[in-house]
RNA sequence: AGAGUUUGAUCCUGGCUCAGGAUAAACGCUGGCGGCGUGCCUAAUGCAUGCAAGUCGAACGGGGUGUUCUUCGGAAUACCUAGUGGCGGACGGGUGAGUAACACGUGGGUGACCUGCCCAAAAGUGGGGAAUAACGAUAAGAAAUUAUCGCUAAUACCGCAUGUGCUUGGUAGUCCAUUCUACCAAGUAAAGGAGUAAUCCGCUUUCGGAGGGGCCCGCGGCUGAUUAGCUCGUUGGUGAGGUAACGGCCCACCAAGGCUUUGAUCAGUAGCUGGUCUGAGAGGAUGAUCAGCCACACUGGGACUGAGAUACGGCCCAGACUCCUACGGGAGGCAGCAGCAAGGAAUUUUCCGCAAUGGGCGAAAGCCUGACGGAGCAACGCCGCGUGGGUGAUGAAGCCUCUCGGGGUGUAAAACCCUUUUCUGGGGGAAGAAGUUCUGACGGUACCCCAGGAAUAAGCAUCGGCUAACUACGUGCCAGCAGCCGCGGUAAUACGUAGGAUGCAAGCGUUGUCCGGAAUUACUGGGCGUAAAGAGCGCGCAGGCGGCUCUUUAAGUUGGGCGUGAAAUCUCUCGGCUUAACCGAGAGCGGUCGUCCAAAACUGGAGAGCUCUUGAGGGUAGGAGAGGAAAGUGGAAUUCCCGGUGUAGUGGUGAAAUGCGUAGAUAUCGGGAGGAACACCCGUGGCGAAGGCGACUUUCUGGCCUACUCCUGACGCUGAGGCGCGAAGGCUAGGGGAGCGAACGGGAUUAGAUACCCCGGUAGUCCUAGCAGUAAACGAUGGAUACUAGGUGUUGGUGGUAUUGACCCCACCAGUGCCGAAGCUAACGCAUUAAGUAUCCCGCCUGGGGAGUACGACCGCAAGGUUAAAACUCAAAGGAAUUGACGGGGGCCCGCACAAGCAGCGGAGCGUGUGGUUUAAUUCGACGCAACGCGCAGAACCUUACCAGGGCUUGACAUGCUAACGACAAGACUGGAAACAGCCUCUCCCUUCGGGGCGGUAGCACAGAUGCUGCAUGGCUGUCGUCAGCUCGUGCCGUGAGGUGUUGGGUUAAGUCCCGCAACGAGCGCAACCCUCGUCGCUAGUUGAUCUCUCUAGCGAGACUGCCGGUAGAAAACCGGAGGAAGGUGGGGAUGACGUCAAGUCAGCAUGGCUCUUACGUCCUGGGCUACACACACGCUACAAUGGCCGGUACAAUGGGCUGCCAAGGGGCGACCCGGAGCUAAUCCCAUAAAGCCGGUCUCAGUCCGGAUUGCAGGCUGCAACUCGCCUGCAUGAAGUCGGAGUUGCUAGUAACCGCAAGUCAGCACAUUGCGGUGAAUAUGUUCCCGGGCCUUGUACACACCGCCCGUCACGUCAUGAAAGCCGACAACACCUGAAGCCGGUGGGCUAACCGCAAGGAGGCAGCCGUCGAGGGUGGGGUUGGUGAUUGGGACGAAGUCGUAACAAGGUAGCCGUAGCGGAAGCUGCGGCUG
Repeated sequence: AGAGUUUGAUCCUGGCUCAGGAUAAACGCUGGCGGCGUGCCUAAUGCAUGCAAGUCGAACGGGGUGUUCUUCGGAAUACCUAGUGGCGGACGGGUGAGUAACACGUGGGUGACCUGCCCAAAAGUGGGGAAUAACGAUAAGAAAUUAUCGCUAAUACCGCAUGUGCUUGGUAGUCCAUUCUACCAAGUAAAGGAGUAAUCCGCUUUCGGAGGGGCCCGCGGCUGAUUAGCUCGUUGGUGAGGUAACGGCCCACCAAGGCUUUGAUCAGUAGCUGGUCUGAGAGGAUGAUCAGCCACACUGGGACUGAGAUACGGCCCAGACUCCUACGGGAGGCAGCAGCAAGGAAUUUUCCGCAAUGGGCGAAAGCCUGACGGAGCAACGCCGCGUGGGUGAUGAAGCCUCUCGGGGUGUAAAACCCUUUUCUGGGGGAAGAAGUUCUGACGGUACCCCAGGAAUAAGCAUCGGCUAACUACGUGCCAGCAGCCGCGGUAAUACGUAGGAUGCAAGCGUUGUCCGGAAUUACUGGGCGUAAAGAGCGCGCAGGCGGCUCUUUAAGUUGGGCGUGAAAUCUCUCGGCUUAACCGAGAGCGGUCGUCCAAAACUGGAGAGCUCUUGAGGGUAGGAGAGGAAAGUGGAAUUCCCGGUGUAGUGGUGAAAUGCGUAGAUAUCGGGAGGAACACCCGUGGCGAAGGCGACUUUCUGGCCUACUCCUGACGCUGAGGCGCGAAGGCUAGGGGAGCGAACGGGAUUAGAUACCCCGGUAGUCCUAGCAGUAAACGAUGGAUACUAGGUGUUGGUGGUAUUGACCCCACCAGUGCCGAAGCUAACGCAUUAAGUAUCCCGCCUGGGGAGUACGACCGCAAGGUUAAAACUCAAAGGAAUUGACGGGGGCCCGCACAAGCAGCGGAGCGUGUGGUUUAAUUCGACGCAACGCGCAGAACCUUACCAGGGCUUGACAUGCUAACGACAAGACUGGAAACAGCCUCUCCCUUCGGGGCGGUAGCACAGAUGCUGCAUGGCUGUCGUCAGCUCGUGCCGUGAGGUGUUGGGUUAAGUCCCGCAACGAGCGCAACCCUCGUCGCUAGUUGAUCUCUCUAGCGAGACUGCCGGUAGAAAACCGGAGGAAGGUGGGGAUGACGUCAAGUCAGCAUGGCUCUUACGUCCUGGGCUACACACACGCUACAAUGGCCGGUACAAUGGGCUGCCAAGGGGCGACCCGGAGCUAAUCCCAUAAAGCCGGUCUCAGUCCGGAUUGCAGGCUGCAACUCGCCUGCAUGAAGUCGGAGUUGCUAGUAACCGCAAGUCAGCACAUUGCGGUGAAUAUGUUCCCGGGCCUUGUACACACCGCCCGUCACGUCAUGAAAGCCGACAACACCUGAAGCCGGUGGGCUAACCGCAAGGAGGCAGCCGUCGAGGGUGGGGUUGGUGAUUGGGACGAAGUCGUAACAAGGUAGCCGUAGCGGAAGCUGCGGCUG
């Protein structure tokens, strides 16, 4: 410090995710030791048991025990002790419920206050009195406890005296106020104890200190405006009360205030801070442990005591809960330490000790102390150590992998030599103690020494990318993984296991949370033309900001001093534990803080008797304009009405129809009515803030520009709220209504057509008065000011030059366009009219969807508008540009692509192939073009892969090893369908005698598979396409994908060539080189009868736009001509660029993987591949006279032949047979070519056409023609009379017609591949169909239009809104009731101290009453949550239904607002936008 993820690729925007650190953590697997820390985050839920606050006998009376003395009564003494009394239980310890507050932090104030114990100081401590616990007696009760009577003490209580002082009142002075000083008057204290004593400890009054506290104030720190108004003791005053003290703190009266957009009130959440975590910082998050403050102590209320409490381990009351009970009544409060239950993912011992530190009491000894010091449990965290070290193989075994060679684990192990941290045992043994003695829980611990023995000690996660680390097997979109992208559908480095590797290590991973990365809320440090984002426009209050000069002030600002910012933490340095963590010392850091001094540039404040003029405004003189409002006027056109002329149509469309018209339309002429809009002028022209504004005239009225520089003198800019204006559509009321025209009706189109087209047509469009308040209200660009190259138009004005004058020209100002520099921008683009450079102010944005929606609120008559979420869901959504592909976009060009022709196919019969069906099997493959006379150049057996049956199992075939054997083969016989089985005969070779060769048998390795995967592959092939394209190097342009070159102008069959050009060159393709045919020459040649010649074989020549003319840039090239056998690539062939189709082939071959192994292998017999209702494809033969039949007769070429071709001659009607000559072939044979020509016959018919089908008789091949071959003869004589929609081939020796040959092959050819013979027609041309090439344009496509994609409906899941209601929670309000208690009142009860001789009084206690008052009850509302039949939309879902709305001109351009309509996307009207 970044990385992954949107795309085919790119740049940008933008979200999501990851790598880091942290943690009071939890979970999974694992676990050796030590040190230091930490340990209920949830139920402030409930608690059994024990302990956590007592102490003082030197305050007091009594009691008990022991000892001593005793006059036996008792006394003394030591110790213990319930009670009275004092001090302490307000500290220490716990928790975070409440609290948004002067609660906390920070800095101040207190002239408005208090303070026990402690310290310093001053003065005092005299003399009396009355009670009461304990105790005793009696009584009640289960208990807790209590009542009555009686006795008694004090440092308990109460008078009196004294008054340094203090308090109150008064007077005077002083200060900043109530402070302080002086004087006068009144009031006001005390307690004793110990000690032989000295003296000490106390007590009282007062002043001061220290420390602690109360109260007040400035400033600071959460969220929500879908909470905007709140408040009646409320705000202030006067008086009285109350308090330690100010104060509405409380009360009476008076006034009507106080708070709030700088966010009151309300609601939600929350203890605050030092700090902690993170971060470069600024910040963000957090508030465990430690420390400061606050609050609380079962819930709520209340006071008492006290220096201090409204009191955790005190009291009273109410409530809930728990416990005891004799049912009458009582007791309790772990958010102290342990511990229990519960909750929860989750958090410890009912430990030791007061030895240390600290606290309470005490004179002290001491007692108490779950504070604290320690130990225990927990890898919960941080830190440290160990699990051994060295040597040790071309490298053991095992395991994994393998191309079987090897490689990995791996110096790792073993082995040998060492060491002992740790461990075990033994011995010694602290510091911590301060206080010279005594005192140690920890602890026989830390530490030290000795002995033993490598001994006691390694796991976890990961290994596709991010991200370090790879192989095998298993699995087969299953099981599973996953933080994001994404893996898994038979070769998974992504699942599971193993080996190996990587990372960390007594831990390692996962999960949760926080910060970071995230500049992704942007103060530091972002944006708003098109990505999210400028309000539709203006006016303007508050607010923010603000021109020039001078004086002053010192709030901001800057500098310095002082104070404070607790300690701990943090940083630095040093030190202590063996080191570290940890601990200690010193220094530093830290505030928007307080205060004092200083400065005066800038901002702010004050000022200038008239500061200035440049911003702003005004004046004078001119000017332009669809600026606004009202009234009036005008002509053209449409429609309607009347009349004339006139006759059959008109109108409308792609074509039609509905409609109108013989009752006279349309057309045309004349007259009239009425409404709406204003042609030409009209212009990226004008005006207006925007919406918007267009005939003419008049009236009223707003703004703007120019010149002059005359006046005022900063009067300015922006503008949250607020107010106003605001297209179209819509609404209300009243008019008006010609045309147009949502809805609606009809006609068409269509699969349908709720549309596009047509005929009608209502609201509306128009006017008046209101409402509404939205648009793609757009320049998708807020307003203002200043600055920053130009060029060229145009509108308005002014000046100059020039001119007789006008125009032209030059300059300036204001507007409005285009192009363009710098700069900016992701790019496109913007560019003095900025999207450049800056300042000020406002508005707005923060991933997509949900959604501009729900709820709430405000506005509206309604439609609806404004404001505006969440759950849930996705990993994208998006902008600009690039390359392709595509378009029912455009341009140019080509091709038997169309057109022009010829012959066909599609109809019939037959042949062949395919589908389908059938079958035991009908083996398999090929499926648009580019499968279908294709693999198959030839299925009777074989082939053969299929089926049935019968056999074999090292096998039909290959190689190797081991063992025994000696044959095997051949022949004959038996069984059998054969394979095979059995049996008989016969029977090896070489040898160095060890054995070897050969053969079968038995066994082991292995063979074998036309079994699967062509989507694991090689090779080969098809296709686009013989189309003209496809690329590279360097350079240049662009952030980049990429472009350029290859585009452009010509030309060509061609990216062929020429010219131009930021390109210059090059490669694969094109062409040429190769073969063949055509002409000629030369050489050679046999088998053709023969030298020439033909022919065959070979070598050469010839053709290159070379020559001429024309066209053209006088380039490429094109057109015409000459010569020539051939002319512009002469004809044909071979030759197939980068690539596309996961195209075809595992069945031609090869081959990875998988599968079978007495079978999916192999042998045999028979069957099947030849089936047959049907459908398609390719052919053959025909339908006839350009013909059929009969007779005669002519002319080829390519080829083949010894398992062969087969002559002559003979037989048969014929297929064929007999026969055997010749030929290993230019020699012989196949082998008569046929169409053609000559002659004859048939005469238009299902025929003398056509030949299917069938019967009989034969021939040939072959082991064998039944299933299932070919041929011949005789007989039979079907369909068919030229073929619907549609569709194929062909441009010249071509099509068409005609035959011949060959391969395959025993036999079988209508197929295929070749060969020759005869031999045409047409092409004006490129509008259209198909395919292709180049350029350009749009795109939401990139699996690329067979693309993408929208909405309803149906089904499932999820979250959510509404809803009759139902059930809670919370806060307030009204009324009723009202405990304890303080305060007040009261009198007829009771009453020790004081007064009084007494009666009585003062005072007190209890009772009663009242105000307040927790809680309870009733009631109507509010806020909020849950649930709810039904219902609304939304999101997601592999597959469904209906259509096709959008993306291309998306087939009606799309979109925005609004209204109506429609299953749905949507359609239509009106206005607007160009995206």

The RNA shown here (small-subunit ribosomal RNA) has 1475 nucleotides and comes from a sediment metagenome. Its Rfam family is "Bacterial small subunit ribosomal RNA". The RNAcentral record of the sequence draws on SILVA.